[in-house]
About this RNA
The part of an RNA shown here (small-subunit ribosomal RNA, 3' major domain) has 483 nucleotides and comes from an Acidobacteriota bacterium. It was read from a public genome assembly. Rfam family: Bacterial small subunit ribosomal RNA. Its family is annotated with structural constituent of ribosome and ribosome in the Gene Ontology.

Context: one part of a larger RNA
RNA sequence: UGACGGGGGCCCGCACAAGCGGUGGAGCAUGUGGUUUAAUUCGACGCAACGCGAAGAACCUUACCUGGGCUUGAACGGCCGGUGGUACGGACCCGAAAGGGCGAGGACCCAGGUUUCCUGGGAGCCGGCAGAGGUGCUGCAUGGCUGUCGUCAGCUCGUGUCGUGAGAUGUUGGGUUAAGUCCCGCAACGAGCGCAACCCCUGUGUUUAGUUGCCAGCGAGUAAUGUCGGGCACUCUAAGCAGACUGCCUCGGAUAACGGGGAGGAAGGUGGGGAUGACGUCAAGUCAGCAUGGCCUUUAUGUCCAGGGCCACACACGUGCUACAAUGGGCGGUACAGAGGGAUGCAAAGCCGCGAGGUAGAGCUAAUCCCUAAAACCGUUCUCAGUUCAGAUUGCAGGCUGCAACUCGCCUGCAUGAAGGCGGAAUCGCUAGUAAUCGCGGAUCAGCUACGCCGCGGUGAAUACGUUCUCGGGCCUUGUACA
Repeated sequence: UGACGGGGGCCCGCACAAGCGGUGGAGCAUGUGGUUUAAUUCGACGCAACGCGAAGAACCUUACCUGGGCUUGAACGGCCGGUGGUACGGACCCGAAAGGGCGAGGACCCAGGUUUCCUGGGAGCCGGCAGAGGUGCUGCAUGGCUGUCGUCAGCUCGUGUCGUGAGAUGUUGGGUUAAGUCCCGCAACGAGCGCAACCCCUGUGUUUAGUUGCCAGCGAGUAAUGUCGGGCACUCUAAGCAGACUGCCUCGGAUAACGGGGAGGAAGGUGGGGAUGACGUCAAGUCAGCAUGGCCUUUAUGUCCAGGGCCACACACGUGCUACAAUGGGCGGUACAGAGGGAUGCAAAGCCGCGAGGUAGAGCUAAUCCCUAAAACCGUUCUCAGUUCAGAUUGCAGGCUGCAACUCGCCUGCAUGAAGGCGGAAUCGCUAGUAAUCGCGGAUCAGCUACGCCGCGGUGAAUACGUUCUCGGGCCUUGUACA
């Protein structure tokens, strides 16, 4: 100087407390451990591995296993030698394919020549050499990227001063703040990386602009609809501008920073959200995204193919979904979004089917057409029962995608109806348009094991006395036989 303390002081954070909903019990989905297996490819392991790399494992992917093939190789480029019926290759044979055999036919480019052709060279092919290839090893050789402490308020430097020196000072102190934020003081005076602001979205108004919106005001038309003429006023769209700065008032405070209250305002005291992650820590993670040193391997640890596996199942754990019902289930009626996506795409009306779906193909290069709501609300029924709860499992019959759904896809109908009556010890999330709850979209994608992930809107709470305790962190100080 740090680190540590079941030392002290001060202070933060959904850290506790207060409250709401969960997990832990059930069934299923998914990941992991274990076990099994020819193989169940590999990586990730407290927080910070375990719906993680996977934003798509039937083949492919695929890295694994079994079996069958190929070797200068599936792709690249360099050198040497050879090669015209050569390269290529219909048909045929073996084969699961890959591959192998046989082989009708049969070339291309350049230069020269006595140009139906011949000679030489190239490409291609064959043989050979250097060498390719490797998801083989080492993240304890690395780059790059990422996680984490932590959006925490810290981490440093120049000059000066002090100290023999390590180093200290500044950065400590008194206040204050979300903040090393600001004020005051001070042997310090300044500065840098961080904080904040500048950026984006959202909340208010205004200007500009109107193939979206509007009977707002007029006209036309319809069973009905901005449907048409017409108009941009409103809504909206998307570019600019304004607006919030403790600016004003008041009280407290050191006449400071700042804090409490108030006015005006759509909005206050960083309005809400996002992007943004200092010096560093964990020899943290990744050689399997990529790159890369070294090592290893080269008729195989490379490469091609078929089938299988990654989906196994006595078990154990994590993360989720659906429930256990009456603020609920069924049936009927009826209303309202946002954000996205859509040309070998999104697909309407109509028709067929109980349905998944089929048919049909209008419209749409999309503010124009399509995908397109549910909970809620109204009415009715069920009456507390393992039930008109719940839907696992299984049987049968179908639909769709795809070369192909046996291992191993999703969906529909009928039948079957399991466990489950709110969950031990323990444990998680959340402070407001949040939790809870309801549906919708997208990426990946032929299809989908998505209940995942990333977004979007609808409905919409409760509680916070407080900082003693648990966890993590910041500053000062103290002890230390630790570095």